[in-house]
Overview: Predicted 3D model of a 75-nucleotide RNA (c-di-GMP-I riboswitch aptamer) from a Steroidobacteraceae bacterium. Lineage of the source: Bacteria > Pseudomonadati > Gammaproteobacteria > Steroidobacterales > Steroidobacteraceae.
RNA sequence: CAACCGAACGAGCACAGCCGUCGCGAGGCGGCGCCGCAAAGCCACGGGGCUCUUUGAGCUAGCCGGGCUGCCGAA
Repeated sequence: CAACCGAACGAGCACAGCCGUCGCGAGGCGGCGCCGCAAAGCCACGGGGCUCUUUGAGCUAGCCGGGCUGCCGAA
């Protein structure tokens, strides 16, 4: 110095719900909220689930796998 790893420190994100808003919808965005998260940062590549104007298109990354990047530094 790096990797593995995840104690501590300092940070970070924000489930459900509510309000507003966009969307046919799943759901997205903003605010409040804070269940949790060591990648709960990003990517729809594979699988799963969900939606529809259904033989196709879309949503879900906080479902699983995979890819890329990243803060800190004890054992």

The coordinates come from a structure-prediction model, not an experiment, and the mean pLDDT is 89.
Its Rfam family is "c-di-GMP-I riboswitch aptamer". Its family is annotated with cyclic-di-GMP binding in the Gene Ontology.